About this RNA
c-di-AMP riboswitch aptamer (ydaO/yuaA leader) from Dactylosporangium vinaceum subsp. matsuzakiense, 143 nucleotides, folded computationally. The sequence is in RNAcentral, with records from Rfam.

RNA sequence: CGUCGAGUCGCGCCGCACACUUCAGCGUCGCGAGCCGGGGACCCAUCGCAGUCCUUGGGGUGUAUCCGUGACCGAGUCACGGUAGGGCGAAUCCUCCCGCCCGAACCCGUCAGCUAACCCGGUAGGCGGCACCGGAAGGAGAA
Numbered sequence: 001c002g003u004c005g006a007g008u009c010g011c012g013c014c015g016c017a018c019a020c021u022u023c024a025g026c027g028u029c030g031c032g033a034g035c036c037g038g039g040g041a042c043c044c045a046u047c048g049c050a051g052u053c054c055u056u057g058g059g060g061u062g063u064a065u066c067c068g069u070g071a072c073c074g075a076g077u078c079a080c081g082g083u084a085g086g087g088c089g090a091a092u093c094c095u096c097c098c099g100c101c102c103g104a105a106c107c108c109g110u111c112a113g114c115u116a117a118c119c120c121g122g123u124a125g126g127c128g129g130c131a132c133c134g135g136a137a138g139g140a141g142a143a
Base pairs, nucleotide, nucleotide: 001128002127003126004125008033009032010031011030012029014027015026016025034123035122036121037120038119039118044113057111058108059107060106061105066082067081068080069079070078071077072076085102086101087100088099089098
């Protein structure tokens, strides 16, 4: 500087570094703005009947859902292939083609449809390029 993402900005106490002070920088915490998410009325939706099977609940954030094959006793996990969907590809937006990728993970705890007022929470993490400084390892060549 760029990128995925809501994950940015301002103010304040304290701390770090600095010989001291101020400014600036960084960090913990607090408050606020912005952004994001959850809960939560009327209305609407759902709630009807019959049969079979099962007892393996249901829900939320997110693009990350579903299908096939194989292995493992089952839920599920793993591997492969695909797929709903998503991201990127110089310069403002849209569309098309093409190319390269992702197609995860986590949370609530038997409970939640939508939902005004109202209430609550988050504001992370990761990746790539360039420049400067320092260090280390290895290789090649020459003498």